Model confidence (mean pLDDT): 79 of 100. Predicted 3D model of a 263-nucleotide RNA (Bacterial large signal recognition particle RNA) from an Anaerolineae bacterium. The gene name in the source record is ffs.
RNA sequence: UCGUGCUAAGCGGGGAGCUGGCGGUGCCCUGUACCCGCAAUCCGCCAUAGCGGGGCCGAACUCCCCCCUGAGGGGCCAUACCCGGUGAUACUGCCCGGCUAAGCGGUGUUGAAGGCUGGGUCCUGCGCGGCGGGCAGCCGCGAACCGGGUCAGGUCCGGGAGGAAGCAGCCCUAAGUGGUGUCGCCCGGGCGACGCAGGGGUGCCUGGCCUGAGCUGGCUGGUCGGGUAAGGCACUGGGGUGGUCUCGACGGGGGGUGCACGA
Numbered sequence: 001u002c003g004u005g006c007u008a009a010g011c012g013g014g015g016a017g018c019u020g021g022c023g024g025u026g027c028c029c030u031g032u033a034c035c036c037g038c039a040a041u042c043c044g045c046c047a048u049a050g051c052g053g054g055g056c057c058g059a060a061c062u063c064c065c066c067c068c069u070g071a072g073g074g075g076c077c078a079u080a081c082c083c084g085g086u087g088a089u090a091c092u093g094c095c096c097g098g099c100u101a102a103g104c105g106g107u108g109u110u111g112a113a114g115g116c117u118g119g120g121u122c123c124u125g126c127g128c129g130g131c132g133g134g135c136a137g138c139c140g141c142g143a144a145c146c147g148g149g150u151c152a153g154g155u156c157c158g159g160g161a162g163g164a165a166g167c168a169g170c171c172c173u174a175a176g177u178g179g180u181g182u183c184g185c186c187c188g189g190g191c192g193a194c195g196c197a198g199g200g201g202u203g204c205c206u207g208g209c210c211u212g213a214g215c216u217g218g219c220u221g222g223u224c225g226g227g228u229a230a231g232g233c234a235c236u237g238g239g240g241u242g243g244u245c246u247c248g249a250c251g252g253g254g255g256g257u258g259c260a261c262g263a
Stems, first nucleotide, its partner, number of pairs: 001263006010056002012030004020046005034054005063256006072247008081239007091231002093228008102220003105216003114210008122199006128192002131188005137180005147172004155164003
């Protein structure tokens, strides 16, 4: 050096999380990489990797170490960017109210504000009118017999003269019923451009007298109070961005690695 047979190792790794710590199951990254059983109110370990069982490969493309690269994850810091939460109310804004009267407006010498005095609106009483109801008054209707008058015919009494009752018809009336109801009397009120008297009141309207320049508060401004929380402020959560630290797969490079037999 070559051949044969073995053995160690290997047959995926990593991040966060969990944990006193470590490995695994579950999540994520890498990217393809033996099989079966077990495991989140978890499984197994305690110093080196899951534990138990089985299989393959095997000293190198494959195992071990170092360096580079770097997917991805994590910690911390900053942030003038974006989205949210909580709080306070000094400020800006917005809303409401009080006061003020500088500006604008309105009103006022055709007389403001103020003072005095009257009327209306309001209340009470009386009246007038109107409306409604009732009564009176007036005009009708109104009884088969049991209301009245007159009673044709007929009936009755009588020798006769004469007398009596009385239906229909006509006329009248009772109870009752209808019309009218201007005027008269009584009663009533969701009536009144009405009259008289009394009261009350200064809110509003209106008149007179005195006096003589303000009054009002619509808008702006000022000021005070209340509210809101949009801006702004404080704290805080998430995202984005930047910095720093850390772990680090895949990939690339360099180095290292056992035993036996034979030639």